[in-house]
The part of an RNA shown here (large-subunit ribosomal RNA, half B) has 1179 nucleotides and comes from a Candidatus Woesearchaeota archaeon. Rfam family: Archaeal large subunit ribosomal RNA.
Context: one part of a larger RNA
RNA sequence: UGCUCGCGAGGGAAUUCGGCAAAUUAGCCCCGUAUCUUCGGUAUGAGGGGUCCCUGCUCUUGUGUCCUCAGGAUGCGAAAGCAGGGUUCAAUAACUAGGAUGGUCGGACUGUUUAACAAAAACUUAACUUUGUGCGAAGCUGUAAAGCUGUGUAUACAAAGUGAUGUCUGCCCAGUGCCAGUACUUCAAACCUCUUUUCAAGGAGGCUAAGAGCUGGUAAACGGCGGGAGUAACUAUAACUCUCUUAAGGUAGCGUAAUACCUUGCCGAUUGAAUGUCGGCUUGCAUGAAUGGCAUAACUAGAUCAUCACUGUCCCCGCGAGGAAUCCACCGAACGCCAUGUCUGGUGCAAAUUCCAGAGAUCUCCAGUGGGAAGCGAAGACCCCGUGAAACUUUACUGUAGCCUGUAGCUGCAACGUGAACCCUGAUGUGUAGGGUAGCUGGUAGUCGUUAAAGCGUAGUCGCUAGAUUACGUGUAGACAAAAAUGAAACACCAGUCUUCAGGAUUUACGCUGCUAACCUCGUAAGAGGGACAGCUAUUGGUGGACAGUUUGGCUGGGGUGGCACGCUGUUGAAAUGAUAUCAACAGCGCCCAAUGUUCGGCUCAGGAGGGUCAGAAAUCCUCCGUAGAGUGUAAGGGCAAAAGCCGGACUGAUUGAAACUUGAACAAUAAGAGAUUCAAACACGAAAGUGUGGCCUAGCGAACCUCAAUGUCCCUAUUAAUAGGGGCUUGAGAUGACAAAAAAGUUACUCCGGGGAUAACAGAGUUGUCGCGCCCGAGAGUUCAUAUCGACGGCGCGGCUUGCUACAUCGAUGUCGGCUCUUCCUAUCCUGGUCGUGCAGAAGCGACCAAGGGUGGGGGUGUUCACCCAUUAAAAGGGAUCGUGAGCUGGGUUCAGAACGUUGUGAGACAGUUUGUUUGAUAUCUACUGGAGAUGUUUGGUGUCUGAGCGGAAGGACUAUCUAGUACGAGAGGAACGGUAGUUCGAAGCCUCUGGUGUAUCGGUUGUCCAACAGGGCAGGCCGAGCAGCUACGCUUUAACGGAUAAGAGCUGAAAGCAUCUAAGCUCGAAGCCGUCCGUGAAAAUAGACACCGUAGAACACGAGUACAACACUCGUUUGAUGGAACCGGUGUGUACGCACCAAGGUAACGAGGUGUUCAGCAUGCGGUUCCCAAUAG
Repeated sequence: UGCUCGCGAGGGAAUUCGGCAAAUUAGCCCCGUAUCUUCGGUAUGAGGGGUCCCUGCUCUUGUGUCCUCAGGAUGCGAAAGCAGGGUUCAAUAACUAGGAUGGUCGGACUGUUUAACAAAAACUUAACUUUGUGCGAAGCUGUAAAGCUGUGUAUACAAAGUGAUGUCUGCCCAGUGCCAGUACUUCAAACCUCUUUUCAAGGAGGCUAAGAGCUGGUAAACGGCGGGAGUAACUAUAACUCUCUUAAGGUAGCGUAAUACCUUGCCGAUUGAAUGUCGGCUUGCAUGAAUGGCAUAACUAGAUCAUCACUGUCCCCGCGAGGAAUCCACCGAACGCCAUGUCUGGUGCAAAUUCCAGAGAUCUCCAGUGGGAAGCGAAGACCCCGUGAAACUUUACUGUAGCCUGUAGCUGCAACGUGAACCCUGAUGUGUAGGGUAGCUGGUAGUCGUUAAAGCGUAGUCGCUAGAUUACGUGUAGACAAAAAUGAAACACCAGUCUUCAGGAUUUACGCUGCUAACCUCGUAAGAGGGACAGCUAUUGGUGGACAGUUUGGCUGGGGUGGCACGCUGUUGAAAUGAUAUCAACAGCGCCCAAUGUUCGGCUCAGGAGGGUCAGAAAUCCUCCGUAGAGUGUAAGGGCAAAAGCCGGACUGAUUGAAACUUGAACAAUAAGAGAUUCAAACACGAAAGUGUGGCCUAGCGAACCUCAAUGUCCCUAUUAAUAGGGGCUUGAGAUGACAAAAAAGUUACUCCGGGGAUAACAGAGUUGUCGCGCCCGAGAGUUCAUAUCGACGGCGCGGCUUGCUACAUCGAUGUCGGCUCUUCCUAUCCUGGUCGUGCAGAAGCGACCAAGGGUGGGGGUGUUCACCCAUUAAAAGGGAUCGUGAGCUGGGUUCAGAACGUUGUGAGACAGUUUGUUUGAUAUCUACUGGAGAUGUUUGGUGUCUGAGCGGAAGGACUAUCUAGUACGAGAGGAACGGUAGUUCGAAGCCUCUGGUGUAUCGGUUGUCCAACAGGGCAGGCCGAGCAGCUACGCUUUAACGGAUAAGAGCUGAAAGCAUCUAAGCUCGAAGCCGUCCGUGAAAAUAGACACCGUAGAACACGAGUACAACACUCGUUUGAUGGAACCGGUGUGUACGCACCAAGGUAACGAGGUGUUCAGCAUGCGGUUCCCAAUAG
């Protein structure tokens, strides 16, 4: 001095973020219990009383023994009660053992959680709701077989949300999801058709599933739930009205809240004082209804406020105990660049033990303290960077499982319906003309008919309404063609064939139904149930953060947000060649124009003056002046007058090819782009010379791959050729604006790695706009009067405290706000001291000068610094020291990981928004400082006494009352001073007589237990009472005055300047300030001092000790001795010992707590003394 404990006067939370910690309370019995309530509880509510020992009695009861057995007698117990007696400070005497109450928030509760920083409001929960699922279920795991759920079956299982209970749960289906439907649209493969001369690749079309479109539903699905005006007979407000708008515009509740920025909202309660808490109001930045709203008894190591009790939390610290530290002995690490190891100022990459200057400094050791070594620990976790990583998210990019879906195969039979293809049979076919319903082509001159022609009747089909055709009946012998006519073409008949229709056969598709035999399931089997489905395989389209791989730009006075300074043009900057930066300044471009181009010819503009019908300042016309003051598509600069401007004619040179050049890009080298020159070709205009390869010049732009287009040409291609197709060369179009051109979204506080002081946050440095403080000027006001006081508009400085700026030092780390503790410095002085002015009578003020010696305090709320408030005070000044101080403390705030609210985001997440919770390392090497020792030197040694250079101190500061004095002053009201006296407070030094504390020396009381009992003792003083010495404060004592030199200021004399003048020479005063006086230290004061004595003097070790003390030192003693111990005497503390005697409530007695006496006893004694008994011997 820490750690763990004990006690504490008076006060009692004043401490602090916060009663943290500690204290209080405590067991059992009796009494008694509010409020609220889900009627269970709250409740051990709160608040009171009792509790021990002895003696006796009553009652209940267990269990024995004996006897003459409903009972009696006699033992051993257990519990309850009553009465009397008794002791202590205290009777659950130790141990054990809730402090209590009230308000609010959250979560209903018990429970669970981050093993090692978060125990919570988070998770869970019963209860409520939704969704899926009929069992080979849904869901989940698995490649599959299979498994779980479950040997369960909707009162079940699974997936979500809310979170007991009470009371409720509003509006919105536009968006995103999910569910259902879907005439129609879209839509892949397969298939079908067409096409490419055939084949094929290829192309086109058709058909079509899921999906999408479309139509509905659904919010206890994801989610969402407005704005502006006006209006009532005070004002205010707005039941009311108008208007814009939405999918709907927030209902009931609650509300400055775990949600409110402003905000410490306003009012009330609580307090002396309240950024707190509670109750209200409520315009709610940004409440709100199962992302549940509001209320709620009980519960809670949750958050918060208050009251009572209690206390060392504090005022303000003190004493004591143990164990460390210290000292001795033994054992014995780690860390480690090398050396060195003072201070102040300066310098320096801007914060030095090592550089410069000055000062200081003899050497060594020990114990301590932690100011410095921008100390040690860890290649900074914040920040930035990296074409780093990882995890997570999603409507980022690209994919993949899975799921849905069509097709094909495993895959069969049959019926019906509807299609398609092909075949057969039969029918069908009307322009006009023509007798007429002429499909087309060909052949041919005959064909058909009793196997019944024509005609007629009935019925069917078709139909252009003329008729055609079929069947049946009747009828009984002819009918048709040819020829002729008409016409593009003539149907007797035969053959082929087209359109449309009907019937039939075959094949096939779809739908539906049935079957059984593949296949599946059950079953030992027999068989049963499904059944060409399911399932599996291949393929098609859809869906698809469930999973995977990645991306998510650059510049940048840090990064982000913003912007584009990311490609170009003009001017300035740019410093008279050229070149030249900034998130420098001023402006532009990403076009436009078929004329706004080319050429030839002609003309002259803007403006002004004069004149002139309507006609005006300005219309059109005439004359004159007119170097450009106009115009030139577009910025600016440059340029331009028989033009580069304006008007007109004719044209397309705004054309094709080639070469080298300029610029892009200074002085190296490229690209795209832009420009200018020449040649060739073919043209335009012009009489011609000529001009013309767009716009008077400088901006108006874009690789490869890929796609498309054009022209010609070359190459390839199974076949002889040709075509189609493919490829190459040339030219052009399609874009990359991050513009020399990846195909690309976020989050990380759960984070990681590599780096950076190339770059931010703290602190430093520089600067000082801002900030603070002065000075100059003096408009004004101050009745008058600038300057008693205040001072506009302006001007000039200083400081380096605020806030900025810069990015110089530090990112292989300089610990970050506030408080506590402790020290020192500055003065721009708040008080105290000395002065001056005053719009100073006095008192009290106001302003200024000198002055930093001392002082500058206590509380309330808030993490606060700050600010506000309360009561005091002489005053409650301002600042610096790495915003002094975390190897000194704290950890409330900020700033990790958990969690919640509001807001925001689809989400992961985020928020200088709020809230709650959340590990503060270490043995000190050097230096520094506080102390303690040793050695050397000081020119012979030693003992003792001094001097005092120097150093330290504040050793005192301030106030009150009173006398002066109710005086001076003043009309009064009021009301001083010089000087004296007494005290108070803050500080300083010392002390323990008193008071108080402690007092683990001591004495006593007493609980439990052990030593059998008594006596006497032990048990981390067991607890309690008292207390000597010592140490202490809360106690006591002391805490003058003066001198010297000065500051501001006041003066004397006195010139320069015949006066005046405090000054120039000279002189006198003048402050708590300076130097002394006072106290302490101080011969190591290197100029190392002086004096006295001694002269082998003296010192040390050792020994006994304490007025001393960590070690060491110091002081005393050492037989010529009272140094320590013992003994004794005195004093002091405790409080009357053991034993014995007597008494004692009672009891027949035995017994009996206790009392009295012996006894101010007994016991103890760190104190004072006496005494050589023991030890200080011998050395």

The coordinates come from a structure-prediction model, not an experiment, and the mean pLDDT is 84. The source organism's lineage runs through Archaea, Nanobdellati and Candidatus Woesearchaeota.